Predicted 3D model of a 130-nucleotide RNA (FMN riboswitch aptamer (RFN element)).
Its Rfam family is "FMN riboswitch aptamer (RFN element)". From the family's description: The RFN element is a highly conserved domain that is found frequently in the 5'-untranslated regions of prokaryotic mRNAs that encode for flavin mononucleotide (FMN) biosynthesis and transport proteins.
[in-house]
């Protein structure tokens, strides 16, 4: 300095007001944006990560189904223009738009659940090697 392994930490944000019996779900303003890349900082490019829905292995408990769990793999995955500055930006100025899994409930990105869960990565520390 480079780098196989194994651990340990971390690992998502947002509401006000009107109606209304009843809404943070309806109107009206507002307010938030995981993770890595990208010639310079991105919710709207490229990918990943979750949710979801499907195989397939593998599989409980007093109930005995290949069920619930768990593992793999496939599918499925929303949204930006214009000008400016620059060598370089759909990513930085202005300025004008958009977009946000599933169950609940008065019709949810912002409340309650699964979820004290998973999880892309991020730091770290051990110990091999050169």
């Nucleotide at each position: 300095c480079g780098u196989a392994a194994u651990c340990u930490u971390u690992g998502g944000g947002g509401c006000a007001g009107g109606u209304g019996u009843g809404a943070u779900u309806c109107c009206u303003g507002a307010c938030c944006g995981g993770u890595g890349g990208u010639g310079a900082c991105a919710g709207u490019c490229c990918a990943c990560g979750a949710a979801c829905u499907c195989u397939g292995a593998u599989g409980a408990a007093a109930c005995c189904a290949g069920u619930a769990g768990u593992c793999a793999g496939a599918g499925c995955c929303g949204a930006u223009g214009c000008g400016g500055u620059g060598u370089a930006a759909u990513u930085c100025c202005g300025c004008a738009a958009c977009c946000g899994a599933c169950g609940g409930u008065a019709u949810a990105g912002u409340c309650c659940g699964g979820a004290u869960g998973g999880g892309a990565a991020a730091a770290g520390a051990u110990g091999g090697u050169u």
About this RNA
It was read from a public genome assembly, where an Rfam model found it. Model confidence (mean pLDDT): 82 of 100.